[in-house]
Molecule: SAM riboswitch aptamer (S box leader)
Organism: soil metagenome
RNA sequence: UCUUAUAAAGAGAAGCAGAGGGACUGGCCCGAUGAAGCUUCGGCAACCAUUGAUUUUUUCAAACGGUGCUAAAUCCAGCAGAUAUGAAUAUCUGACAGAUAAGA
Numbered sequence: 001u002c003u004u005a006u007a008a009a010g011a012g013a014a015g016c017a018g019a020g021g022g023a024c025u026g027g028c029c030c031g032a033u034g035a036a037g038c039u040u041c042g043g044c045a046a047c048c049a050u051u052g053a054u055u056u057u058u059u060c061a062a063a064c065g066g067u068g069c070u071a072a073a074u075c076c077a078g079c080a081g082a083u084a085u086g087a088a089u090a091u092c093u094g095a096c097a098g099a100u101a102a103g104a
Stems, first nucleotide, its partner, number of pairs: 001104006012041005020030003024078004042070003047066002050062004074097001079094006
C1' cells in the first nucleotide's frame, strides 16, 4: 500500500511525570480535583490461534496464547442523495476518511 470483516454493547486503579489530549478540519468536550507518555496490577471483548461440543460447514461455548480496547456512537459533522421545512435545521441511506483484526 491492497483485500476482507467489524463498530449506538462492554471494561480502571496505583506509581513516575508535568501540559496537553479527543487522527485531520469545523464544532463540542476532557484536562493542575493532573493531559500526553512510561511502568505495575486489573478488567472488557472474542478478530486470529487453541480446546470442547455440534457437524461438513458451519454454529455454539470456554478464555491459558497473539493482537486490540478500557470518557462521550468512530464524541458529532465533513462528500453525495432522499424526506420534512419559508428558512435555519432535523431524520434517514450510501460513500469518503480514520481505527482494529486477519490475509497479501